[in-house]
RNA sequence: AAGGAUCUUCGGGGCGGGGUGGAAUUCCCCACCGGCGGUAUAGUCCGCGACCCGCGCUUUUGCGCGGCUGAUCCGGUGAGGCUGAAAUGCUGAUUCCGGAACCGACAGUGAGCAGGCAUGGCCUGCGCAGUCUGGAUGAGAGAAGAUGUCG
Numbered sequence: 001a002a003g004g005a006u007c008u009u010c011g012g013g014g015c016g017g018g019g020u021g022g023a024a025u026u027c028c029c030c031a032c033c034g035g036c037g038g039u040a041u042a043g044u045c046c047g048c049g050a051c052c053c054g055c056g057c058u059u060u061u062g063c064g065c066g067g068c069u070g071a072u073c074c075g076g077u078g079a080g081g082c083u084g085a086a087a088u089g090c091u092g093a094u095u096c097c098g099g100a101a102c103c104g105a106c107a108g109u110g111a112g113c114a115g116g117c118a119u120g121g122c123c124u125g126c127g128c129a130g131u132c133u134g135g136a137u138g139a140g141a142g143a144a145g146a147u148g149u150c151g
Base pairs, nucleotide, nucleotide: 005147006146007145008144009143010142016030017029018028019027031131032130033104034103035048036047037046038045043102044101052067053066054065055064056063057062072100073099074098075097076096080091081090082089106134107133108132112126113125114124115123116122117121
C1' cells in the first nucleotide's frame, strides 16, 4: 500500500412550441431527459440499484434470501493487443465520429370504448404520462473523505 473496523459528506434528469377539443404538460407532430460499477469514453454490451412479487426472520418498522424488470443497427476511425528483423499484415469501440432507430417501474389523474339497468341519470368493465402529482426531505448501486486497528 491493499484488506478489515468505525464514522462523515455526497449520491436522477426532462413538456418548450404547435394541432384537436368544452376539457389533454396524458392523444397527434416537433422538442427535451438518461442512476451506479466494468470495459476504448455506453440510457440500448456485461453486471448492479430503485419499483413490484414470494419466502424466512423479526413482530411497529425493518433485515436477509430468491424472483421479476425495457431498448441498436449501418458506415468510418484506430488507442491498445498479436505476429514479426521491420508493419504496409492480423485483430481491435454495439462506448469515439457521421447517419438512422429504439427504450423508459409502481400508484394517481385521464376527455375514449364497451356493456347493463328499475333509462335522462346511474352502475360495471376495459383504457392514455420517460417529462405532471405521489410514496420520496425515502431508499440505493456506489463515490469521496476522516480516524483507529492489523501489518
Predicted 3D model of a 151-nucleotide RNA (FMN riboswitch aptamer (RFN element)) from Cuneatibacter caecimuris. Rfam family: FMN riboswitch aptamer (RFN element). Rfam 15.1 lists 6,230 matches to the family in 5,120 species. The prediction has a mean pLDDT of 79.